[in-house]
Context: one part of a larger RNA
RNA sequence: CACCGCCCGUCACGCCAUGGAAGUUGGCAGUACCCGAAGCCGGUGUUAAAGCCGUCGAAGGUAAGGCUGAUGACUGGGGCGAAGUCGUAACAAGGUAGCCGUACCGGAAGGUGCGGCUGGAUCACCUCCUU
Numbered sequence: 001c002a003c004c005g006c007c008c009g010u011c012a013c014g015c016c017a018u019g020g021a022a023g024u025u026g027g028c029a030g031u032a033c034c035c036g037a038a039g040c041c042g043g044u045g046u047u048a049a050a051g052c053c054g055u056c057g058a059a060g061g062u063a064a065g066g067c068u069g070a071u072g073a074c075u076g077g078g079g080c081g082a083a084g085u086c087g088u089a090a091c092a093a094g095g096u097a098g099c100c101g102u103a104c105c106g107g108a109a110g111g112u113g114c115g116g117c118u119g120g121a122u123c124a125c126c127u128c129c130u131u
Base pairs, nucleotide, nucleotide: 003094005091008087009086011084013081014080015079016078018076019075020074023071024070025069026068027067028066031063032062033061034060039056041054042053043052044051097118098117099116100115101114102113103112104111105110
């Protein structure tokens, strides 16, 4: 490369990370209960013991939860990607001025209603300020 410009969203294709998800499968710390080794302590016993009983107690077991990781049919959007599809929303008064909030509606950009803003073009007039 300057309107034969710029530009928006859906859709299609490819890659990437990611949210949700019936679940599946690990890790961690703790709680309640069951069982309860060694050992200390207490009791009993004895001349002294052994033995026996009890509290604490590792490992193990049961249960319901907590935190955290991987994975998961399907599903949601997101990012990126020379030459795909549909339209043309925005940028000029962008051809219905635009934008903000909200509600409803629509393949998509979006449309309509209500309220608000000028960061709206054009024409005319008025007020104020500066020169």
Small-subunit ribosomal RNA, 3' minor domain from a Calditrichota bacterium, 131 nucleotides, folded computationally.
The sequence was found in a public genome assembly.
It matches the Rfam family "Bacterial small subunit ribosomal RNA". Its family is annotated with ribosome and structural constituent of ribosome in the Gene Ontology.
Lineage of the source: Bacteria > Pseudomonadati > Calditrichota.